[in-house]
Context: one part of a larger RNA
RNA sequence: CUGGGCGUAAAGCGUACGCAGGCGGUUUGUUAAGCGAGAUGUGAAAGCCCCGGGUUCAACCUGGAAACUGCAUUUCGAACUGACAAACUAGAGUUUUGGGGAGGGUGGUAGAAUGUCAGGUGUAGCGGUGAAAUGCGUAGAGAUCUGAAGGAAUACCAGUGGCGAAGGCGGCCACCUGGACAAUAACUGACGCUCAUGUACGAAAGCGUGGGGAGCAAACGGGAUUAGAUACCCCGGUAGUCCACGCCGUAAACGAUGUCAACUAGCCGACUGAAUCCUUGAGAUUUGGGUGGCGCCAGCUAACGCAUUAAGUAGACCGCCUGGGGAGUACGGCCGCAAGGUUAAAACUC
Numbered sequence: 001c002u003g004g005g006c007g008u009a010a011a012g013c014g015u016a017c018g019c020a021g022g023c024g025g026u027u028u029g030u031u032a033a034g035c036g037a038g039a040u041g042u043g044a045a046a047g048c049c050c051c052g053g054g055u056u057c058a059a060c061c062u063g064g065a066a067a068c069u070g071c072a073u074u075u076c077g078a079a080c081u082g083a084c085a086a087a088c089u090a091g092a093g094u095u096u097u098g099g100g101g102a103g104g105g106u107g108g109u110a111g112a113a114u115g116u117c118a119g120g121u122g123u124a125g126c127g128g129u130g131a132a133a134u135g136c137g138u139a140g141a142g143a144u145c146u147g148a149a150g151g152a153a154u155a156c157c158a159g160u161g162g163c164g165a166a167g168g169c170g171g172c173c174a175c176c177u178g179g180a181c182a183a184u185a186a187c188u189g190a191c192g193c194u195c196a197u198g199u200a201c202g203a204a205a206g207c208g209u210g211g212g213g214a215g216c217a218a219a220c221g222g223g224a225u226u227a228g229a230u231a232c233c234c235c236g237g238u239a240g241u242c243c244a245c246g247c248c249g250u251a252a253a254c255g256a257u258g259u260c261a262a263c264u265a266g267c268c269g270a271c272u273g274a275a276u277c278c279u280u281g282a283g284a285u286u287u288g289g290g291u292g293g294c295g296c297c298a299g300c301u302a303a304c305g306c307a308u309u310a311a312g313u314a315g316a317c318c319g320c321c322u323g324g325g326g327a328g329u330a331c332g333g334c335c336g337c338a339a340g341g342u343u344a345a346a347a348c349u350c
Base pairs, nucleotide, nucleotide: 004321005320006319007304008303012318014201015200016199017198021194022193023192025088026087027086028085029084030083031082033081034080035077036076037075038074039073040072041071042070050064051063052062053061054060091191092188093187094186095185096183097182098181103177104176105175106174107173108172109171110154116148117147118146119145120144121143125136126135162169163168206247207246208245209244210243211242215241216240220236221235222234223233258317259316260315262313263312266294267293268292269291271289272288273287274286275285276284277283278281299306300305323350324349325348332343333342334341335340
C1' cells in the first nucleotide's frame, strides 16, 4: 500500500462534547485547480517485449520497431468535484402554545420498620440450627405497653412502565435547572454529519481530610460441620456502606451490536402527544415520538438468530482485529498520595 472482517469465532473506545482532518442539500452563472481530449518538447544508452540478421544451434552479439503508462509547456471542453458570486428551503436551527416524565442540584418534611436507651407490667427462659453449641438472661432477659434520641432506606402504587449521552435515577413538598416530544404559524438560510489529539462525565470497590454510624458487614474472634474446614451454617464484629470536599478512572461500563441520515411486507401490545368522525363511548379512524413481542415477508447469517429500534440494501466518518500461550505482562513514557491505570513489546514455546 492492499484485502477480509468486528452480536456469540480475534475485533465497537464506558459515554458524550468537540478543534484540526475527512465528507457534505437544491438552482443559476463565472472560473478552469482536479478531470477529459489534442499538439510540442523531454522521458540517455543498455535491458524487457515484437520483427529481422550473425556465431553449424543456443547462450551470446547485432539492426530496426515498439514501449518508457511519467514530467513540462500549450490549445480546447465544462458533465462531475473544487473555488467564487447570487439565490432557494426539503437538512439543521430559532420563536410561540401545550402536555408527560424515579432527568440533575439544593433545602425541608412524613410514616412504617430495625437496633439502642429510660420507665411500667411480668417470669424463666430467649435465640439459633439439619441437629446443636458459642451468645443473651434471676444483677430480671425474651414478650408486652409508654416515651426518647439516632441513622439509613423509602412497602403498596410498580409495569419486558417512564427519564437520562452513558454511568444511572424511585416517599412527599418547595426552589433552581437540562433535554426530548407534539401542534401551529412565522423566521434564519446549509449554519450540517463524523471526529485523531483534546476536554468533560463516568457503577462498585479503594484512597486523603473532617463528620456520622441504626441496620448490614470484608478482615478478625468464637461455636459447629469435617479426615482437615484458613469455607459453606450459627453467635459476635471493625473498616466500609451514609454526608461534605478532593482523588481514583476501572466493570460481563452488555443490546457483548460506534455515530449520523436514506431506502425496504406485515400483525399484536403497553407509554406519551395531536387531529378527524359520529352512534358522545371504558368509542372508532388517522397521524407523530419513544418502547416491547411475533414474523422461513424479502434479504442476511457458519449456525443461533436479526428482521423499519436490522445483524437487510447502499453511503459518510471514527475506533478496533489479524493463530494459541508468553501477556494486557516486562521495559520506557504519561497519569496517580497509594492501590494501580493507560500506552505496549520480545525471546521462547505449541
Predicted 3D model of a 350-nucleotide part of an RNA (small-subunit ribosomal RNA, central domain) from an uncultured prokaryote.
Model confidence (mean pLDDT): 88 of 100.
It matches the Rfam family "Bacterial small subunit ribosomal RNA".
The full RNA is in RNAcentral, with records from ENA.